A computed fold for a 72-nucleotide RNA from a Candidatus Woesearchaeota archaeon, annotated as transfer RNA. It matches the Rfam family "tRNA". By type it is a transfer RNA. The coordinates come from a structure-prediction model, not an experiment, and the mean pLDDT is 83. NCBI's taxonomy places the organism under Archaea, Nanobdellati, Candidatus Woesearchaeota. It was read from a public genome assembly.

[in-house]
RNA sequence: GGGCUGGUGGCGAAAUGGCAUCGCGUCCCCUCCGCAAGGGGAAGGCUCCGGGUUCAAGUCCCGGCCAGUCCA
Repeated sequence: GGGCUGGUGGCGAAAUGGCAUCGCGUCCCCUCCGCAAGGGGAAGGCUCCGGGUUCAAGUCCCGGCCAGUCCA
């Protein structure tokens, strides 16, 4: 330098172009003598950046940035 794959809450992952969802974690409550486990609830992301297409984009297109991998 080129090819491919990926970038979504604190972490790990979903999401056919149509209300961004789940698990873990965090916080609150219940339960317990207490802890853990269990039960109930809540907060937390406008999706790497900039443009385009579209009534509508995490998703499609273009250009960047970053990471992984392969080739040179």